A computed fold for a 74-nucleotide RNA from a Candidatus Woesearchaeota archaeon, annotated as transfer RNA. It matches the Rfam family "tRNA". By type it is a transfer RNA. RNAcentral holds the sequence, with entries from ENA. Taxonomically the source falls in Candidatus Woesearchaeota (Archaea, Nanobdellati).
[in-house]
């Protein structure tokens, strides 16, 4: 120097292909239930979707460029 995949809530991840209200699970908090804790059930809270820029009514999603982590190949 080239490639190719990965960056979404505190953790691990779906959602992108095929633009349309950002969800799951652990886990926080608060209620219930329990002698009490654990265990179950109810509820809530938590995101500038890695950063910019463009296409569009409308971007996590499609284009561009940048950063960073893995692998390959030279």
């Nucleotide at each position: 120097g080239g490639g190719c995949u990965c960056a979404u809530a505190g953790c691990g991840c779906a959602g992108c292909c095929u633009g349309g209200u950002a969800g799951c699970g652990c886990g926080a908090a608060a209620g219930a239930c329990u002698c009490u804790u654990a265990a179950u059930c109810u509820u809530u809270a938590g995101g500038u979707c890695g950063g910019g820029g463009g296409u569009u009514c409308g971007a996590a999603u499609c284009c561009c460029c940048c950063u960073g982590a893995g692998c390959c190949c030279a």